The prediction has a mean pLDDT of 75.
A computed fold for a 267-nucleotide RNA from a Solirubrobacterales bacterium, annotated as Bacterial large signal recognition particle RNA.
Of the family's consensus pairs, 94% are formed in the model.
Taxonomically the source falls in Solirubrobacterales (Bacteria, Bacillati, Actinomycetota, Thermoleophilia).
RNA sequence: CCGUGCUGAGCGGGGACCUAGCGGAGCCCUGUACCCGCAAUCCGCUCCAGCGGGGCUGAACGCCCGCCCGAGGAUCCGGCCUUCGGGGCCAGUACGUCGCGGGCAGCGUUGACGGCCAGGUCCCGCGCGAUGUGAGCCCGCGAAUCAGGUCAGGUCCGGAAGGAAGCAGCCUUAAGCGUCAGCCCGCAAGCGCCGCGGAUCAGCCUGGCCAGAGCAAGCCACGACGGGCACGCCCGGAGGUCCGCCUUUCGAAGGCGGGCCGCACGG
Numbered sequence: 001c002c003g004u005g006c007u008g009a010g011c012g013g014g015g016a017c018c019u020a021g022c023g024g025a026g027c028c029c030u031g032u033a034c035c036c037g038c039a040a041u042c043c044g045c046u047c048c049a050g051c052g053g054g055g056c057u058g059a060a061c062g063c064c065c066g067c068c069c070g071a072g073g074a075u076c077c078g079g080c081c082u083u084c085g086g087g088g089c090c091a092g093u094a095c096g097u098c099g100c101g102g103g104c105a106g107c108g109u110u111g112a113c114g115g116c117c118a119g120g121u122c123c124c125g126c127g128c129g130a131u132g133u134g135a136g137c138c139c140g141c142g143a144a145u146c147a148g149g150u151c152a153g154g155u156c157c158g159g160a161a162g163g164a165a166g167c168a169g170c171c172u173u174a175a176g177c178g179u180c181a182g183c184c185c186g187c188a189a190g191c192g193c194c195g196c197g198g199a200u201c202a203g204c205c206u207g208g209c210c211a212g213a214g215c216a217a218g219c220c221a222c223g224a225c226g227g228g229c230a231c232g233c234c235c236g237g238a239g240g241u242c243c244g245c246c247u248u249u250c251g252a253a254g255g256c257g258g259g260c261c262g263c264a265c266g267g
Base pairs, nucleotide, nucleotide: 001267002266003265004264005263006262009057010056011055012030013029014028015027020046021045022044023043024042034054035053036052037051038050062260063259064258065257066256067255068254072250073249074248077244078243079241080240081239082238083237084236085235086234087233090232092231093230095226096225097224098223099222102220103219104218106215107214114210115209116208117207118206119205120204121203123198124197125196126195127194128192129191131188132187133186134185136183137182139178140177141176147172148171149170150169155164156163157162
């Protein structure tokens, strides 16, 4: 140096979660990489940290160390979104008031603004009407006797003529009751397309006349002021997103460098 047979070793690794810790199982990344059993209501272990059984490769295409790069995960910060609580110093939106009249809409030569006149609107007094109510008139009823008139019969007085009281009946009436169409008087009042007078006669409404082109401020815009907390804004909390060439950390795959490469037999 070559061949044969072995052995260490390898037949994947990593992240988060879980755990006192490690590994497995499930999830994710890498990328291709033996099989079976166990296991999330967990399973197996203890720092050389899965266990049990089987198979393959087998000293290099293997193993170890360092550096670079770096998928991906975690974390910090920031952005964005959602949500909760607080604030009112900010005052953008929204809201309110005022202004302005640039725009839109509207009114206006079938006459705007303005001026003059009349009436109304508001108030006071009176009247009229209507309504309600009370009293009176009218009407009806209305007294066994203690109301009136007339009083049959009967009674009494009288010699008689005559006279007296008087029940029933009839007529009438008082108090009272009822009625109310009407008349009259009084009172009330949330009545009136009613009338008269006064007051107001500023504004508004209606109408007439003069005159001849603006009026008005509804919406938008703009300006000023205001309060307030619905949104924005500010402060704080929670969750999410994956956005950031953000902090820290772990880190597969890949690249570079270095190191280790065993035993037996035969030639």